[in-house]
RNA sequence: UCAGUCGGCCGGGCGGCCGCUCGCGCAGGGGCUUUUGGGUGCGCGGGAGGAAAGUCCGGGCUCCAUGCAGACAAGGCGGCGGAUAACGUCCGCCCGGCGUAAGCCGAGGGAAAGCGCCACAGAGAAUAGACCGCCCUUCGAAGCCUCGGCGGAGAAGGGCAAGGGUGAAACGGUGGGGUAAGAGCCCACCGCCGCGACCGUAAGGAAGCGGGCACGGCAAGCCCCGCCUGGAGCAAGACCGAAUAGGACCGCGCGCCGGGGGCAGCUCCGGCAGGGGCGUCUGCGCUUCGCGGUCGGGUUGGUCGCGCGAACCGCGCCGCGAGGCGCGGUCCAGAUGAAUGGUCGCCCCGCCGCAAGGCGGACAGAACCCGGCUUAUAGGCCGACUGACAUU
Numbered sequence: 001u002c003a004g005u006c007g008g009c010c011g012g013g014c015g016g017c018c019g020c021u022c023g024c025g026c027a028g029g030g031g032c033u034u035u036u037g038g039g040u041g042c043g044c045g046g047g048a049g050g051a052a053a054g055u056c057c058g059g060g061c062u063c064c065a066u067g068c069a070g071a072c073a074a075g076g077c078g079g080c081g082g083a084u085a086a087c088g089u090c091c092g093c094c095c096g097g098c099g100u101a102a103g104c105c106g107a108g109g110g111a112a113a114g115c116g117c118c119a120c121a122g123a124g125a126a127u128a129g130a131c132c133g134c135c136c137u138u139c140g141a142a143g144c145c146u147c148g149g150c151g152g153a154g155a156a157g158g159g160c161a162a163g164g165g166u167g168a169a170a171c172g173g174u175g176g177g178g179u180a181a182g183a184g185c186c187c188a189c190c191g192c193c194g195c196g197a198c199c200g201u202a203a204g205g206a207a208g209c210g211g212g213c214a215c216g217g218c219a220a221g222c223c224c225c226g227c228c229u230g231g232a233g234c235a236a237g238a239c240c241g242a243a244u245a246g247g248a249c250c251g252c253g254c255g256c257c258g259g260g261g262g263c264a265g266c267u268c269c270g271g272c273a274g275g276g277g278c279g280u281c282u283g284c285g286c287u288u289c290g291c292g293g294u295c296g297g298g299u300u301g302g303u304c305g306c307g308c309g310a311a312c313c314g315c316g317c318c319g320c321g322a323g324g325c326g327c328g329g330u331c332c333a334g335a336u337g338a339a340u341g342g343u344c345g346c347c348c349c350g351c352c353g354c355a356a357g358g359c360g361g362a363c364a365g366a367a368c369c370c371g372g373c374u375u376a377u378a379g380g381c382c383g384a385c386u387g388a389c390a391u392u
Base pairs, nucleotide, nucleotide: 001388002387003386004385005384006383007382008381009380010379012347013346014345015344016343017342018341020047021046022045023044024043025042026041027040049363053374054373056372057371058370059369060368061233062232063231064230074229075228076227077226078225079093080092081091082090083089094108095106096105097104098103109224110223114222115221116218117217118216131164132163133160134159135158136157137156138155139154143150144149172190173189174188175187176186177185191213192211193210194209195208198205199204237304238303239302240301247295248294249293250292251291252290253289255272256271257270258269259268260267261266275288276287277286278285311330312329313328314327315326316325317324318323348361349360350359351358352357
C1' cells in the first nucleotide's frame, strides 16, 4: 500500500420564532361551593430508540387455580463448566465442518432398544450386487495349411469384484506380495474398532497394547434417555361512581261490579273508577300496581396501577471472560381521539457544478416494566488482528 476478519461507538450540531404534552410555581376574574377540582395566562424544568419494531424466548407484577409426593399426557430444551432473578441468552472451553490465516458456522444426547424411510439413476441402497469388464474349462465359426493341425469370432458352464459406469451415499484407502484372474487372502503405512497408563472439575485428549475390519445415512420421521413447564395477561387488577332503565328488601296505599274455582284464608278472568308514564294543559289513545326509603350490581366516565428501577454514570477490588462486590454521584417521557413537532439561519457529511449555487442525509416512533434473541438501518468514527507485496 492492497485485500480481509473481529469488536466498540455515533447516527446530525448550535441558535431564533411559533406550537404540543407532563410536572412545579405564580397571577387575575368568572362559575359552583362544605371541602375542592377543572379551565385560562405567564415563568421554570422534563419530553422516543438503537432498534421504541416482530411479539419469538425468559422474568418481575396482578388475578384465578392449587394439601404433599409420584405417574401419565402435551409442549419445550439437549456437548462441558460457569454467569444470571431467569432464559432457548451470554462467557470460557471441547468436538466436528469451512478458511492460507485472523476467524466463521453447528437443533452438538442416543442409529450394536425397536419400527420406518433412503427419490432419480443404477446390476445392486443394507444379512447388497454383476451391466460393461477380467480369468479358467469345454465346445468352437470365418480364414490358413505340408490335411497332423494352426487360428480364434462366438456359445455354454464356472470363478472374481481389481478397472469402467450410476448415485448424496456402493460394505476401508495407498503400495507391495500373492493368484488363472482377483480379493485383508497376506504384509507395511494411513484410517477404523476395543482396552487404555497419564492429563483435565468436566465435555474431552492421549502414549501404548490388541483386533483384519465388523457396526452405511436420516431422530428438523416415530421413538428411547435426561431436564424444565399450573393458567391468563395492564383490556391484568383495585377504587370512585351519577341521570335513566332494570334487581332485592322495607313502609304506606291497593276501591267497586260481574263471573269461575275452593269448606275457608284466598285466588283467576273481564269491566269501571283512581294513580303513574308517554315534555306541559285539555281531549283521545296506549300502557301499568303506584309512591317513598334502603341496599347491592353496574354501562358511559374518572382515579390508581404508572415509573427509584435486576436503573444510569464514575472510580476501586475480584474474575481470562460473561459478571460480581464496595464507595461516590444523578433522577432520566408517562400520553390515552393518544404529546415528543414545524419553520428559518449558520455549520457538518455525500453527490452534481469552473463558480455562484442546487439536491439529498437512513431504518423507524414509547403505551405496565425489565433481561435477551431476531429483523430493518443512508452515512461516519475508533480499536485489535490476519494475509500478500514493498522498504529498512
Bacterial RNase P class A from a Hyphomonadaceae bacterium, 392 nucleotides, folded computationally. Lineage of the source: Bacteria > Pseudomonadota > Alphaproteobacteria > Hyphomonadales > Hyphomonadaceae. Its Rfam family is "Bacterial RNase P class A". It is annotated as a ribozyme. Its mean pLDDT, the model's own confidence on a scale to 100, is 75. The gene name in the source record is rnpB.